Background:
A computed fold for a 73-nucleotide RNA from an uncultured bacterium, annotated as transfer RNA. Its Rfam family is "tRNA". The family's RNA type in Rfam is transfer RNA. The sequence was found in a public genome assembly. The prediction has a mean pLDDT of 80.
[in-house]
């Protein structure tokens, strides 16, 4: 320098041709226990890496960047 992949709550992972962003772990509170753990219930937490565009509507499509990984030179 060229080509390709990946970026979504604190962490991991979904979202099947564009249509209210879901689940697990963790966290907070409560119940259970003498207490802890386990188990159960309830709850908070992401506008999806950044900036534009298309569209009634974008995590998803298009363009330009950034980070990271792989291949080639």
């Nucleotide at each position: 320098c060229g080509g390709g992949g990946u970026g979504u709550g604190g962490c991991c992972u979904a979202a099947u041709u564009g249509g209210u962003a879901a689940g697990g772990c963790g966290c907070a509170c409560g119940a259970u226990u003498c207490g802890g753990g386990u188990u159960c219930g309830u709850g908070a937490g992401a506008c999806u890496c950044c900036g534009g565009g298309u569209u009634c509507g974008a995590g998803u499509c298009c363009c330009g960047g950034c980070a990271u990984c792989c291949c080639g030179a």